RNA sequence: UGAUGUAGCUUAAUGGCAGAGCAUCUCAUUCGUAACGAGAAGGUUGGGGGUUCGACUCCCCCCAUCA
Numbered sequence: 001u002g003a004u005g006u007a008g009c010u011u012a013a014u015g016g017c018a019g020a021g022c023a024u025c026u027c028a029u030u031c032g033u034a035a036c037g038a039g040a041a042g043g044u045u046g047g048g049g050g051u052u053c054g055a056c057u058c059c060c061c062c063c064a065u066c067a
Base pairs, nucleotide, nucleotide: 001067002066003065004064005063008022009021010020011019016053024040025039026038027037046062047061048060049059050058
């Protein structure tokens, strides 16, 4: 100097309700387990500030990681 930072993990979201997969929990199924199926829970979007009616998104500073 550049890039990245979003749920436990992996990751979407071109300024307008923060979603998905895996994992977790419950139910169903099975003699039982796994798989499959139905559902639930889980997010101060790294921290602070600014712009805006409205910010994961744009701007500034800081932190962390990578080059």

A computed fold for a 67-nucleotide RNA from a bovine gut metagenome, annotated as transfer RNA. Model confidence (mean pLDDT): 84 of 100. It matches the Rfam family "tRNA". By type it is a transfer RNA. About the family: Transfer RNA (tRNA) molecules are approximately 80 nucleotides in length. The sequence is in RNAcentral, with records from MGnify.